Predicted 3D model of a 98-nucleotide RNA (c-di-GMP-I riboswitch aptamer) from Evansella tamaricis.
The coordinates come from a structure-prediction model, not an experiment, and the mean pLDDT is 81.

RNA sequence: CACUCGAAAGGGCAAACCCAUCGAAAGUUGGGGACGCAAAACUAUAGGGGCUAAAUCUAGAUUCACACAUUGGAUGGAUACGCCAGCCAGUUGCCGAA
Numbered sequence: 001c002a003c004u005c006g007a008a009a010g011g012g013c014a015a016a017c018c019c020a021u022c023g024a025a026a027g028u029u030g031g032g033g034a035c036g037c038a039a040a041a042c043u044a045u046a047g048g049g050g051c052u053a054a055a056u057c058u059a060g061a062u063u064c065a066c067a068c069a070u071u072g073g074a075u076g077g078a079u080a081c082g083c084c085a086g087c088c089a090g091u092u093g094c095c096g097a098a
Stems, first nucleotide, its partner, number of pairs: 005096002012037002017032004022027001035086001041091003047088002049084003056078004062074004
């Protein structure tokens, strides 16, 4: 000096919840607040995984509107270049005991 590792020191971040805000939603942002975190720093079509479904497509089993049919709405299903990194992962990094 580097790697592994995680004592100490200096510190850092901020879960749930509450208020406000943006968003169709998932969720974001700000304030309060601390469950915890050695990366709870960064990376989200160029890894995996998860969440939501506005728009789009679809079903015709049910239901509503219409005199009937048709059509439209509700309910169901599919779908993300939308969202989550405090799920795994990748990248980078402070300090220096055993």